[in-house]
C1' cells in the first nucleotide's frame, strides 16, 4: 500500500428475550444473555424504514415538521488482527 483469503470469532462488538431506568412513541442507557458481525467502531450527508406527545396543514386514520435506526443500502472518517506486496 492492497484486498479481507477455499482462513480465523483470537482481541472486540452483541440480535431475540429477561430485569431496572428513561421517553409521548419509535427508541435509547445499565445489567444478564448470544442470533450473528471481518468494521455490528464513529458521522444522519443521500436514499429508505420507524415514530405521531406538543406544533402546522388537511375531509381524513393522511401529510409536514419533530425524534429515532450506522445490526437497511450508499457515502465519508478511523482501526485490531492475520494475509499478500
Nucleotide at each position: 500500500u492492497c484486498a479481507g483469503a477455499u482462513a480465523a470469532a483470537g482481541a472486540g462488538c452483541a440480535a431475540a428475550c429477561c430485569c431496572g431506568g428513561u421517553g409521548a412513541a419509535a427508541g435509547c442507557c445499565g445489567g444478564g444473555g448470544a442470533c450473528g458481525c471481518a468494521a455490528a467502531g464513529c458521522c444522519a450527508c443521500c436514499g429508505g424504514u420507524c415514530u405521531a406527545c406538543a406544533g402546522g396543514g388537511a375531509a381524513a386514520u393522511c401529510c409536514c415538521a419533530u425524534g429515532a435506526c450506522a445490526g437497511c443500502g450508499g457515502g465519508g472518517c478511523u482501526g485490531c488482527c492475520g494475509g499478500a506486496g

A computed fold for an 85-nucleotide RNA from a Gammaproteobacteria bacterium, annotated as c-di-GMP-I-GGC riboswitch aptamer. Model confidence (mean pLDDT): 81 of 100. The model forms 90% of the base pairs in the Rfam consensus.